[in-house]
RNA sequence: GAGUUUGAUCCUGGCUCAGGAUGAACGCUAGCGAUAGGCUUAACACAUGCAAGUCGAGGGGCAGCAAUUCGUAGCAAUACGAAGUUGGCGACCGGCGCACGGGUGAGUAACGCGUAUGCAACCUACCCGCAACAGAAGGAUAAUCCGGCGAAAGUCGGUCUAAUACUUCAUAAUACAGGGACACCGCAUGGUGAUAUUUGUUAAAGAUUAAUUGGUUGCGGAUGGGCAUGCGUGCCAUUAGGUAGUUGGUGAGGUAACGGCCCACCAAGCCGACGAUGGUUAGGGGUUCUGAGAGGAAAAUCCCCCACACUGGUACUGAGACACGGACCAGACUCCUACGGGAGGCAGCAGUGAGGAAUAUUGGUCAAUGGGCGAGAGCCUGAACCAGCCAAGUCGCGUGAAGGAAGACGGCCCUAUGGGUUGUAAACUUCUUUUGCAGGGGAAUAAAGAUAUCCACGAGUGGAUAGUUGUAUGUACCCUGCGAAUAAGCAUCGGCUAACUCCGUGCCAGCAGCCGCGGUAAUACGGAGGAUGCGAGCGUUAUCCGGAUUUAUUGGGUUUAAAGGGUGCGUAGGUGGGCUAUUAAGUCAGUGGUGAAAGUUUGUCGCUCAACGAUAAAAUUGCCGUUGAAACUGGUGGUCUUGAGUAUGGAUGAAGUAGGCGGAAUGCGUGGUGUAGCGGUGAAAUGCAUAGAGAUCACGCAGAACUCCGAUUGCGAAGGCAGCUUACUAAGGCAUAACUGACACUGAAGCACGAAAGCGUGGGUAUCAAACAGGAUUAGAUACCCUGGUAGUCCACGCAGUAAACGAUGAUUACUAGGAGUUUGCGAUAUAGUGUAAGCUCUACAGCGAAAGCGUUAAGUAAUCCACCUGGGGAGUACGUACGCAAGUAUGAAACUCAAAGGAAUUGACGGGGACCCGCACAAGCGGUGGAGCAUGUGGUUUAAUUCGACGCAACGCGAGGAACCUUACCAGCGUUUGACAUCUUAGGAAUGAGACAGAGAUGUUUCAGUGUCCCUUCGGGGAAACCUAAAGACAGGUGGUGCAUGGCUGUCGUCAGCUCGUGUCGUGAGAUGUUGGGUUAAGUCCCGCAACGAGCGCAACCCCUUUCGUAUGUUACCAUCAUUAAGUUGGGGACUCAUGCGAUACUGCCUACGAUGAGUAGGAGGAAGGUGGGGAUGACGUCAAGUCAUCAUGCCCCUUAUACGCUGGGCUACACACGUGCUACAAUGGGUAGAACAGAGAGUUGCAAAGCUGUGAAAGUGGAGCUAAUCUCAGAAAACUAUUCUUAGUUCGGAUUGUACUCUGCAACUCGAGUACAUGAAGUUGGAAUCGCUAGUAAUCGCGAAUCAGCAAUGUCGCGGUGAAUACGUUCUCGGGUCUUGCACACACCGCCCGUC
Repeated sequence: GAGUUUGAUCCUGGCUCAGGAUGAACGCUAGCGAUAGGCUUAACACAUGCAAGUCGAGGGGCAGCAAUUCGUAGCAAUACGAAGUUGGCGACCGGCGCACGGGUGAGUAACGCGUAUGCAACCUACCCGCAACAGAAGGAUAAUCCGGCGAAAGUCGGUCUAAUACUUCAUAAUACAGGGACACCGCAUGGUGAUAUUUGUUAAAGAUUAAUUGGUUGCGGAUGGGCAUGCGUGCCAUUAGGUAGUUGGUGAGGUAACGGCCCACCAAGCCGACGAUGGUUAGGGGUUCUGAGAGGAAAAUCCCCCACACUGGUACUGAGACACGGACCAGACUCCUACGGGAGGCAGCAGUGAGGAAUAUUGGUCAAUGGGCGAGAGCCUGAACCAGCCAAGUCGCGUGAAGGAAGACGGCCCUAUGGGUUGUAAACUUCUUUUGCAGGGGAAUAAAGAUAUCCACGAGUGGAUAGUUGUAUGUACCCUGCGAAUAAGCAUCGGCUAACUCCGUGCCAGCAGCCGCGGUAAUACGGAGGAUGCGAGCGUUAUCCGGAUUUAUUGGGUUUAAAGGGUGCGUAGGUGGGCUAUUAAGUCAGUGGUGAAAGUUUGUCGCUCAACGAUAAAAUUGCCGUUGAAACUGGUGGUCUUGAGUAUGGAUGAAGUAGGCGGAAUGCGUGGUGUAGCGGUGAAAUGCAUAGAGAUCACGCAGAACUCCGAUUGCGAAGGCAGCUUACUAAGGCAUAACUGACACUGAAGCACGAAAGCGUGGGUAUCAAACAGGAUUAGAUACCCUGGUAGUCCACGCAGUAAACGAUGAUUACUAGGAGUUUGCGAUAUAGUGUAAGCUCUACAGCGAAAGCGUUAAGUAAUCCACCUGGGGAGUACGUACGCAAGUAUGAAACUCAAAGGAAUUGACGGGGACCCGCACAAGCGGUGGAGCAUGUGGUUUAAUUCGACGCAACGCGAGGAACCUUACCAGCGUUUGACAUCUUAGGAAUGAGACAGAGAUGUUUCAGUGUCCCUUCGGGGAAACCUAAAGACAGGUGGUGCAUGGCUGUCGUCAGCUCGUGUCGUGAGAUGUUGGGUUAAGUCCCGCAACGAGCGCAACCCCUUUCGUAUGUUACCAUCAUUAAGUUGGGGACUCAUGCGAUACUGCCUACGAUGAGUAGGAGGAAGGUGGGGAUGACGUCAAGUCAUCAUGCCCCUUAUACGCUGGGCUACACACGUGCUACAAUGGGUAGAACAGAGAGUUGCAAAGCUGUGAAAGUGGAGCUAAUCUCAGAAAACUAUUCUUAGUUCGGAUUGUACUCUGCAACUCGAGUACAUGAAGUUGGAAUCGCUAGUAAUCGCGAAUCAGCAAUGUCGCGGUGAAUACGUUCUCGGGUCUUGCACACACCGCCCGUC
């Protein structure tokens, strides 16, 4: 820096990622070189070999080897034997070394380590310097030899013998010990010293090649060690007290040396909140990684220190050890054994087993560097130097370079006759040769030392010359030849994060660091193509730092996000007013020492470069010493008054404690009056009451609380405090400026106070009231409501110690605009107003804050001190501890789990929140549905099939505006397979028409007729178009799936009044403003106001029909006047009606009132019509993954002798049942009969069909005039009206059902059509809960027409006119909607979210 909490925003806050690093491991892959590294685990166990020896110039000697000499055999070679004679030397005595080097990190929280000091309290072999010395003597012992025991390891006895082994004597001090005198110095004990002084004690070793070397004593140096001290160096207080050699003293011992190091005695100390003691973890440092730094983490390799060497202990030897490859004891383990006994210690180098994710060769050489011994040559050296193995790290090189477009083939993708990409990539041409292979040459690292010769001088040192010594190594490096020849992978590609497509899969398989992908179109899984990143490596895992200012010193916070202790007093501690003097601890400056080397940084140089190395400088921020400064802090002395305190004065208050007093109310008691209820609730009941309640009056008793005043009031540290009064106690404030003179602030521990409830003891108990009982409510009701009622509520004493103990805001001090109210003082006043101090409230500038908000009473600006916080849950839980009578309180985790939890604000949605408004929403009315029969649709059931879809409103007389076949998609059976239909190829044939047979038909077999049209022609023929047949394959076909992949269309909220934008402004931002407000409207309609000003889609208007009028034109319409007829029939007319065009009219225009004089509203006039005149079309942004893949189109998937196509028959019409929508009724506002009026809108040549005739009748038959329609036809409108009958009944209501006969349509009415006549005459007497429509030409009622259609199941749908009402007080309620506001833990938005029980 990024991702992740949200619909979005800001903040808080956690989680996660990008970077670097590693002694790493794992997966895939692998050409070379250089360099550095390689058991982090079992301080587990170890086979085998090696890792410490050397000196013969210390010694006695002599096994083995060699030489020499001698002897024997032999010609000789040679073999055997002898001789310590010689080189040399096993074992032995002796010297030095073995305490170094090498390994490991178990232990250790410590003077262990780091740093700085000190030792006047110490040692130091070998080395260096100086001084001095080395004279005598003696006795042993190993080896060897002899013998014994034992399996072995080993051991015992005896004899001989040497030394630089051992012992004694001598000499001796500047050594050591004691005595005593002096001088000087220091740091307390004390140290040093010269000339002198005294007593006592202690040394020695020789060797040899004769040059040397070794030995002894003392002093000094160097080196290495020992000891002590200051400071620094983990975690846990849920470890708070620890300690008897403990702390100190005296004396003795011990040590190289100090010391309780050890011992005896004496004293009672010592350590600890600045963390003792205990527990747990850990070797420490230089340094390494990371980081801007401060820090954090680590402690491999290299260097320093420490500790350890199977575990524990002990000492010996030695200069040095309490000793890795020494000893002894104990223990565990392993091995040998003749069972009696013995042996061992890889945390040395290799190596083995085991453990583990995991870590190498039983290699070479002492050539170099270093070490031990030696006079030296030299010997030894798993130290070391090299090599081997391992991509385990870092660095370097390579796997080719240039040209090369037909942009090849192949792959992949796409909108696919083509394009894109792989890709200049390949092929091909030219070039180069690092690396590789072959051949040739070929290092440095070597200096010393030894040897030989020469020179100089001091005679064993220095120099010169010659020559000798190389593990790595015939390596590095160089030259020549060959030939692109020998050499590329890994991870990723949703965002963070660079890189995208196809296929497969289908919440499966899988991925995932976080967010999250996957449920049929996955850039997230798996594969492929392509791309990106890094590259001999690349990824993953683990760990550390960073990012994380997420423990905050640098550099955070605490009103509401986690976080102020409930409050005060006060100890330690921290911090602290003015002036002055002094000091120098802090501080600052100069300087000295130290801060090892390596490492780091910088410069230069060397390996071909680099890594790496060399050299120089810087740095090492630290510690110690020393010299100075004196401002600030601290210390000390003096002084001051403003901080603080005291005093005096007069006020204030529900401040506290104790006592006394008061009235009202309540309950109870007694008595009186009085009678039937009282009480209680939403409504009731339990309860009380005729044994007299309740009500009322009088008297009495009891306990508790104090009405009004009373307030944003007052007091108190907080909790808290309220009738009146007395006593005692305390407090803050004001005024005065008399006294003290910094006496102050804060405050861990500690102490005290601390509401309510609770606990203990004893009282008290009127009211109220947990528990409990009863009554209600309820599905239940262990609740809410009611009637009762015990603890408790009250008092005294004691305990408890917590609260949303809140201003969710610690205390103190100073500073920073104003304004308003109020309490208590003081000043000055006039009653108004005003100043000042201390309080209590409100508003607001600056500033702060994530915002809300805070704002002189800060959450502002600063200072001091205390307390507390560090993601959510687990959890204020568990364990431990303390307190408590108990209840419990205080302190206070972890495992595990999630990617959030949270704060403030925003926009919506929602609320049985509020305000306003609208709608046949309710109300007021009229008529229905729900009951009956039937029609129709749906569910269910049934079925071979009862095809499919539609499901709250917004599915259910819906798709369907018309299923007998067809339709038809379903079922059974019979058939077809390039197909019923489209395009292409080949062959043949014109096409076409008519018939026969089989079959249920599809279909199959077959006969006859028919030879056309156009073009070319050599006249033989050839070609073309349409159509038919056959064959093959590309393909057809699908009402198969997905409406949650889609287009289009549609429903719904809703004809509701809303939905937005530009610019500006406000806000960190989401957003707000505008669009809110005051009026008004049907309306975001209009007006006014306003940080808004404008605009768009909606509203309205423009369009159509209707209502009135004018005008133009009159046929098929009309007929006033004229003529005529049965008839506008005809002549005629252009007036009227009507039709078709074109116009007019209505705009709150006029008047009155109301209103802001506005918008507008109410009433009125005029007018055919009045405030949108009535009706229609018109449907904003969007919502419902709403409906439709079966109208159509379409992606993807699926079927292809079948999920396609044809045919016959069946089904979609089934039927215990349930629901929706309708029709007809139940009758008299009616039914029947007779008479006789008045429409509109439509349709008609495959048609409408008149008159006439037949028929009881039929939408019937016959008939055929007229009509392609203002002409003819359908066509008679019906209700209404007039007259008459029926008289309240299952009827002269109602018509279902059924029988018989008939008509029509149609290939065909069985499943399954409609109609007619006669007969039959069911249910039904106005319909439960509930529910629907309608506000005027509306409801209701009455007929008429049309589409579809052969016919019709139409009572449906869409239209048309006739007759023609009732009611609306009003907006409380129901439903739906709109605006503003409020709450919100909702945003999939209350059909939400979410808690508990089972």
RNAcentral holds the sequence, with entries from ENA and SILVA. Predicted 3D model of a 1398-nucleotide RNA (small-subunit ribosomal RNA) from an uncultured bacterium.